This is a predicted structure of an 84-nucleotide RNA (c-di-GMP-I-GGC riboswitch aptamer) from Cytobacillus oceanisediminis. The prediction has a mean pLDDT of 88. The organism belongs to Cytobacillus, within Bacteria.
[in-house]
RNA sequence: UUUGAAAAAGGCAAACUUAUUGAAAAAUAAGGACGCAAAGCCGCGAAUCUAAGGUCUUGCACUAUGAUAGUCGGGCUGCCAAAA
Numbered sequence: 001u002u003u004g005a006a007a008a009a010g011g012c013a014a015a016c017u018u019a020u021u022g023a024a025a026a027a028u029a030a031g032g033a034c035g036c037a038a039a040g041c042c043g044c045g046a047a048u049c050u051a052a053g054g055u056c057u058u059g060c061a062c063u064a065u066g067a068u069a070g071u072c073g074g075g076c077u078g079c080c081a082a083a084a
Base pairs, nucleotide, nucleotide: 001083002082003081004080011036012035016031017030018029019028020027021026034070040076041075042074044073045072046071047068048067049066053063054062055061056059
C1' cells in the first nucleotide's frame, strides 16, 4: 500500500418500546439486536425525507436555512491477518 473477516481481541446497534426535544422529518438517553470490516468522524457532491417560515396558481401545491453518515459517492483516521 492492497485485499480480506477464516481466527483472536473487541466495537457499533436496525426494527420496536419508554422518556425528552422538535412544526415535522428526525435527534438524544435507556432497553433491544436486524445487521455492519470502517454501521468510526466530516453535510463536500448527489439522492431521499420534512415544510415551521415564505410564495401564489389556495392545492395532500411549490420552496431548506432543517434532517438522513445504517442511501450512494468522496475526504480524514483506524484493530487483526495475508500478500507485495